[in-house]
């Protein structure tokens, strides 16, 4: 230095063909259950989707640039 993959809730991921509430499991709070705890039930909280910049009526999703990691090749 050339290329490619990733980048969403604390974590570990879905969402891939722009549209209605950004959602799951796990954690986390809260009540029930228990002498307690833990299991389990019910319920609740947390996201400007890495960042900026364009297209669009509308962008997590398209473009363009950057930024972190990881791979491949020199």
């Nucleotide at each position: 230095g050339g290329g490619g993959a990733u980048a969403u809730a604390g974590c570990u991921c879905a969402g891939c063909u722009g549209g209605u509430u950004a959602g799951a499991g796990c954690a986390c709070c809260u009540g029930c259950c228990u002498u307690a705890c833990a299991a389990g039930c019910a319920g609740g909280g947390g996201g400007u989707c890495u960042c900026c910049u364009g297209u669009u009526c509308g962008a997590a999703u398209c473009a363009g640039g950057a930024u972190a990691u990881c791979c491949c090749c020199a």

This is a predicted structure of a 74-nucleotide RNA (transfer RNA) from Pseudobacteriovorax antillogorgiicola. The prediction has a mean pLDDT of 82. RNAcentral holds the sequence, with entries from ENA and Rfam.